[in-house]
RNA sequence: CGAGUCGGCAGGGCGGCCGCGUCGGCGGGCCCCGGUCCGCCGCCGAGGAAAGUCCGGACUCCACAGGGCAGGGUGGUUGCUAACGGCAACCCGGGGCGACCCGCGGGACAGUGCCACAGAGAACAGACCGCCCGGUCGCCUCGCGCGGCCGGGUAAGGGUGAAACGGUGGUGUAAGAGACCACCAGCACCCCGGGCGACCGGGGUGGCUAGGUAAACCCCACCCGGAGCAAGGCCAAGAGGGCGCCGCGUGCGGCGCCUGCGCAGGCGAUCGAGGGCUGCCCGCCCGAUGCCUGCGGGUAGGCCGCUGGAGCCUGCCGGCAACGGCAGGCCGAGAUGGAUGGCCGCUGCCCGGCGCGAGCCGGGUACAGGAUCCGGCUUACAAGCCGACUCGCCCG
Numbered sequence: 001c002g003a004g005u006c007g008g009c010a011g012g013g014c015g016g017c018c019g020c021g022u023c024g025g026c027g028g029g030c031c032c033c034g035g036u037c038c039g040c041c042g043c044c045g046a047g048g049a050a051a052g053u054c055c056g057g058a059c060u061c062c063a064c065a066g067g068g069c070a071g072g073g074u075g076g077u078u079g080c081u082a083a084c085g086g087c088a089a090c091c092c093g094g095g096g097c098g099a100c101c102c103g104c105g106g107g108a109c110a111g112u113g114c115c116a117c118a119g120a121g122a123a124c125a126g127a128c129c130g131c132c133c134g135g136u137c138g139c140c141u142c143g144c145g146c147g148g149c150c151g152g153g154u155a156a157g158g159g160u161g162a163a164a165c166g167g168u169g170g171u172g173u174a175a176g177a178g179a180c181c182a183c184c185a186g187c188a189c190c191c192c193g194g195g196c197g198a199c200c201g202g203g204g205u206g207g208c209u210a211g212g213u214a215a216a217c218c219c220c221a222c223c224c225g226g227a228g229c230a231a232g233g234c235c236a237a238g239a240g241g242g243c244g245c246c247g248c249g250u251g252c253g254g255c256g257c258c259u260g261c262g263c264a265g266g267c268g269a270u271c272g273a274g275g276g277c278u279g280c281c282c283g284c285c286c287g288a289u290g291c292c293u294g295c296g297g298g299u300a301g302g303c304c305g306c307u308g309g310a311g312c313c314u315g316c317c318g319g320c321a322a323c324g325g326c327a328g329g330c331c332g333a334g335a336u337g338g339a340u341g342g343c344c345g346c347u348g349c350c351c352g353g354c355g356c357g358a359g360c361c362g363g364g365u366a367c368a369g370g371a372u373c374c375g376g377c378u379u380a381c382a383a384g385c386c387g388a389c390u391c392g393c394c395c396g
Base pairs, nucleotide, nucleotide: 001392002391003390004389005388006387007386008385009384012347013346014345015344016343017342018341020045021044023042024041025040026039027038028037029036030035031034047367051378052377054376055375056374057373058372059228060227061226062225066282067281068280069279071224072223073222074221075220076090077089078088079087080086091105092103093102094101095100106219107218111217112216113213114212115211128158129157130154131153132152133151134150135149136148137147138146139145166184167183168182169181170180171179185209187206188205189204190203191202192201193200194199232304233303234302235301240259241258242257243256244255245254246253247252248251261296262295263294264293265292266291267290274286275285276284277283311330312329313328314327315326316325317324318323348365349364350363351362352361353360354359
């Protein structure tokens, strides 16, 4: 210098004017003793993914009585963690010269199923061609000949296929064959050594050989109760109360919506309606001012939960790392028809044009936005920056 691999950072900056939300302070008005409204000032005010809602937890409720079945999830090992399907290190297999990358990575001798097309045959298989033996018929150049048909042997050779029931060499045979032998590969079991372990290295014995598929049923091991902040709780009013919208005559009318209430019908009180243990069964429990349906009437008033937390930053220590421990410092949204916006000036970065040049002109600046909170995963993303490492070439 070129080609690559991995990891991280960041997601424009400054200023002015106007505007919005929570909270705090000051001043004022009103109701009437803490609320509401207005004005001014101050602090803070989206993200690396706030997203998809795919996993895991915290928290809350289901009257904490459980057991079994069904169902779901996970799947190399060891560790980390509140937990996980996440993360780290390592093992095994595959790819790459390499840095490194990929793996939905338990079990196919528990059983069942399936293996497209091609092919004769796809699982303890198969005779299509070929090879060999026998019989028979025909031909003839009369040979250890050739051809047809029939019966049999053969998995060495050809052919099909992703895959054809170990590979190479020899013995053997009519031709062949783990039928037998040597070596190699692989399988099962045993022993020794190393490692916490997955596993690795070595040796021996056996029978000669065992296909794939479990993102097919299934088996094994481990884990899992359900619903979710619209969870859940409190307050107001009492046969009314509350809220929203519209209209004007500005405190009334109309319309719409929740809770409660009223009316009607049905069911039912131990022969128990209905309900809870949130799939089912057993079992247990609650249960009468009750439950269900319809009509009159109605999608919700305020407050809490609500943000200080497995929190963030810095330093040191332990660990290869994920991560953990200690010390110091910091407070960084809490809305609810849902704030975080708009305009202007200068500037950063990128692109295009012009100019010898300093520079000038124009355009672009992403993905996206809280709603109980947290740990992950996945997906989207303009223009960029940094670090470590590998390979090749060149120079000293």
The RNA shown here (Bacterial RNase P class A) has 396 nucleotides.
The coordinates come from a structure-prediction model, not an experiment, and the mean pLDDT is 75.
Its Rfam family is "Bacterial RNase P class A". About the family: Ribonuclease P (RNase P) is a ubiquitous endoribonuclease, found in archaea, bacteria and eukarya as well as chloroplasts and mitochondria. By type it is a ribozyme. Its family is annotated with dimeric ribonuclease P complex, tRNA processing and ribonuclease P activity in the Gene Ontology.